[in-house]
RNA sequence: GAUGGCAUCACGGGAGAACUGGAUCACCAGUGCCGAAGGAGCAACCGCCCCGGUAAACUCUCAGGCAAAAGGACCGCGAUGUGACA
Numbered sequence: 001g002a003u004g005g006c007a008u009c010a011c012g013g014g015a016g017a018a019c020u021g022g023a024u025c026a027c028c029a030g031u032g033c034c035g036a037a038g039g040a041g042c043a044a045c046c047g048c049c050c051c052g053g054u055a056a057a058c059u060c061u062c063a064g065g066c067a068a069a070a071g072g073a074c075c076g077c078g079a080u081g082u083g084a085c086a
Stems, first nucleotide, its partner, number of pairs: 001085001005082005011076003018031005032066003038062001039060003045053003
């Protein structure tokens, strides 16, 4: 001291999934459904090889969701901080 990495924030984009009944404002109940907050599980591989470590956009749906809004993994872009490294 730039770029990159990591963390946070701002802006933009951002999917999926019902019906019936009641009640009137998006609620309650029953059954069904969705996966891209979060959570959980496993392979190869590795190890000190009893066993353990370890991944996801895969799987499970605990949670969350199935009008709008909000949220939303992920992507783009900018800023701040931090550190390796030179």
Glycine riboswitch aptamer from Marivivens sp., 86 nucleotides, folded computationally.
Its mean pLDDT, the model's own confidence on a scale to 100, is 80.
The organism belongs to Marivivens, within Bacteria.